[in-house]
Context: one part of a larger RNA
RNA sequence: CUAUGCUUAAGGAACUCGGCAAAUUUACUCCGUACGCUCGCAAAAAGGAGUACCUUUUUAAGGUUUCAAAAAUUAGGGGUAGCGACUGUUUAACAAAAACUUAAAACUUUGCAAAUUCGAAAGAAGAAGUAUAAGGUUUGACGCCUGCCCAGUGCUUGAAAGUGAAAAAUUACGUGUUUAUGCAUGUGUUAUAAACCCAAGUAAACGGCGGUCUUAACUAUAAGGAUCCUCAGGUAGCGAAAUUCCUUGGCGGGUAAAUUCCGUCCUGCAUGAAUGGCGUCACGACUACCCCACUGUCUUUAGCAUAGACUCA
Numbered sequence: 001c002u003a004u005g006c007u008u009a010a011g012g013a014a015c016u017c018g019g020c021a022a023a024u025u026u027a028c029u030c031c032g033u034a035c036g037c038u039c040g041c042a043a044a045a046a047g048g049a050g051u052a053c054c055u056u057u058u059u060a061a062g063g064u065u066u067c068a069a070a071a072a073u074u075a076g077g078g079g080u081a082g083c084g085a086c087u088g089u090u091u092a093a094c095a096a097a098a099a100c101u102u103a104a105a106a107c108u109u110u111g112c113a114a115a116u117u118c119g120a121a122a123g124a125a126g127a128a129g130u131a132u133a134a135g136g137u138u139u140g141a142c143g144c145c146u147g148c149c150c151a152g153u154g155c156u157u158g159a160a161a162g163u164g165a166a167a168a169a170u171u172a173c174g175u176g177u178u179u180a181u182g183c184a185u186g187u188g189u190u191a192u193a194a195a196c197c198c199a200a201g202u203a204a205a206c207g208g209c210g211g212u213c214u215u216a217a218c219u220a221u222a223a224g225g226a227u228c229c230u231c232a233g234g235u236a237g238c239g240a241a242a243u244u245c246c247u248u249g250g251c252g253g254g255u256a257a258a259u260u261c262c263g264u265c266c267u268g269c270a271u272g273a274a275u276g277g278c279g280u281c282a283c284g285a286c287u288a289c290c291c292c293a294c295u296g297u298c299u300u301u302a303g304c305a306u307a308g309a310c311u312c313a
Base pairs, nucleotide, nucleotide: 001308002307003306004305005304006303007302010299011298014297019294027051028050029049030048031047036041038141052064053063054062055061056060065069076292077291078290079289080288081287082286083284084283088100089099104139105138106137107136108135109134110133116125117124118123142279143278144277145276147209148208149207152206153205154202155201156200157199158198162196163195169190171188172187173186174185175184176183177182210228211227212226213225214224237271238268249265250264251263252262253261
């Protein structure tokens, strides 16, 4: 010096991306326990006391010894916010999560020889099931909700018209061959399916959801007006957000001091409603911030033990 373990005066996160690591707490009995809440929880919340032995009239009271009476195994705690409801699953060997799943919600296909899937096929799964079933897609507990647009793309439906064919057929005209009917072949004609076109419907289908000018008796702002464009011009809600470039936005809180954090504002570069929007109890080896306790993380090191390293054998 390296690894592992133990101790370290005073201070106690000043360390650091970050309390990473370590320390604290830890058992049992009793007391006591807030906000919130889906009334189940939260909760072992928090916080506090006791623990050996002896005596008596033994749920109680009193006494005794020791520096010390839970030996070990055996939670640090609290607050605020984000995300995901939860338990669960995952990148075997760098990612455990906010990703996947989930109950639940919706749309859609399917009437049974079901749709769908595997398979040249036979056949099989679906299912020894039958629409309260089965398949596909999306969202993702619960609560309050889920606005406008069918022009584009898709899907569904539609006895008209148009376009639309390789083969086969029809028919006309040629060519070859044949005595001939014919046969072969070439060019056209006619009729014909799906599809396309056209029309309608459909957004919890893919998706989309404006600009300019002007106006109130200070100023500012603009309920209102004008105009252009569009399929329709973003509703409720939320908002510097896991989304905000300018930006360390402005204000307030917390600190002596805050690019983080919490609340609020709205000027949303480029929020927004099952590509779900906004809340939310409980839960989380998730993420961010703060506080108490605690500590060699640090101020600032030091010592000890074991195994190496080094020297000799």

Predicted 3D model of a 313-nucleotide part of an RNA (large-subunit ribosomal RNA, domain IV) from Porphyra umbilicalis. The RNAcentral record of the full RNA draws on ENA. Its Rfam family is "Bacterial large subunit ribosomal RNA". Lineage of the source: Eukaryota > Rhodophyta > Bangiophyceae > Bangiales > Porphyra.